[in-house]
């Protein structure tokens, strides 16, 4: 210098002036007055997970259904995060990983191929036998061919030809020992061999009641609940897929009628933020001190000017011109995902110089 990898941060900035808006507080001359304070984000977004909170007659049991799925940890919880293990990728920094069980059972493996899981399989080839001499019978999975995959691989022996038939090494499986909390790693022994697929059904383990702030509570206004038909203690209705259990008297349809607010709370002080110290590899946790930082309801958070900053271009070095992404709260948190600007730090590789 070029190409990359990882990480933590920042985010049309600061000050002043003028005008305008939401919220809170104060004052008085009580008016749509004046003054003060305060007023978006790292994603406020998608609404995809997990919680708090609220209600459903406490939500108990079973079935069905759904989610998760290597190990250990963090956490209020999670499908999130951290640290490992295995596998895969990269020269490397490093990255990716729905990664339980096909030795419970069942299914599937197109086309091609003789044969696709059945102790089954002979197309060519090889070997043996027979004869009418190019066919038949038998043996054979070493070789060829098909295929993503052909029933362990390589080599030696062996054999009529072959074959874990025997042996050595390797892979895999089972048992066992050692190390590790564990996933797992390494060693020894054994019979010689067991295909893939669970992002196929399924099995195993763990978890899961539902609806959501338009939840829900209160005040105000109005008030009356009336008529008809049908069902109902031989069970209405409540729970939402079904059953049991629980509560136990209303329910459905039609007809006719009354009332309904620029209402209040929920609403923002919380698994809160900042700093320091301590523990931990880390996610995170503990202690101390300090701080309070939008709360609207058709929805405020804006505009203009000046000076100074940031970046780019031009320059006569005085300055001039242009630019500044994605996006905007609506009950609140923890995550994930997506959108997006410009810098920094550490590390890796290549080249060059010393």
């Nucleotide at each position: 210098u070029g190409a990359g990898u990882a990480c933590g941060g920042a985010a049309a900035g600061u000050u002043g002036a003028u005008c305008g808006c939401g919220g809170c507080c104060g004052c008085c001359u009580u008016g749509a007055g004046c003054g003060g304070c305060u007023g978006a984000g790292g994603a406020a977004a998608g609404u995809c997970c997990g919680a708090g909170c609220u209600c459903c007659g406490u939500a108990g049991g079973g079935c069905a259904g759904g989610a998760u799925g290597c190990c250990g940890g963090a956490u209020a919880a999670c499908g999130u995060c951290c640290g490992g293990c295995g596998a895969g990728g990269g020269u490397g920094a490093c990255c990716u990983u729905a990664g339980g069980g096909c030795u419970a059972g069942u299914g599937c493996c197109a086309c091609a191929g003789a044969a696709a899981u059945g102790c089954g399989g002979a197309c060519c080839g090889c070997c043996u036998g027979c004869c009418u001499c190019g066919g038949c019978a038998g043996g054979u999975a070493a070789g060829g061919g098909u295929g993503g995959a052909a029933c362990g691989g390589u080599g030696c022996g062996g054999u009529a030809a072959g074959a874990g038939c025997g042996c050595a090494c390797c892979a895999g499986c089972a048992g066992u020992c050692u190390g590790g909390u564990a996933a797992c790693a390494g060693g020894c022994u054994g019979g010689c061999u067991a295909g893939g697929u669970a992002a196929a059904c399924c099995c195993c383990a763990u978890c899961c009641g539902g609806a959501g702030c338009a939840a829900g509570a209160c005040c105000g206004a109005a008030u009356a609940g009336g008529g008809a038909a049908g069902g109902g203690a031989u069970g209405a209705a409540g729970c939402g897929g079904c059953c049991c259990g629980c509560u136990g008297a209303c329910c459905u349809u039609c007809c006719g009628g009354g009332u309904u607010g620029u209402g209040u709370c929920g609403c923002u002080g919380g698994a809160g933020c900042u700093u320091g110290c301590a523990g931990g590899c880390g996610a995170c946790u503990g202690c101390a001190a300090g701080c309070c930082a939008a709360g609207a309801u058709a929805a405020a958070u804006g505009a203009u000017c000046a000076a100074c900053g940031c970046c780019g271009c031009c320059u006569g070095c005085g300055g001039g011109c242009g630019g500044a992404a994605c996006a905007g709260a609506a009950c609140u948190c923890g995550g994930c995902u997506u959108a997006c600007u410009g810098a920094g730090u550490a590390c890796u590789c290549a080249c060059a110089a010393c």

The RNA shown here (Bacterial RNase P class A) has 354 nucleotides. The sequence was found by an Rfam model in a public genome assembly. The prediction has a mean pLDDT of 76. It matches the Rfam family "Bacterial RNase P class A". Rfam links the family to the GO terms ribonuclease P activity, tRNA processing and dimeric ribonuclease P complex. Rfam classes the family as a ribozyme. The model forms 97% of the base pairs in the Rfam consensus.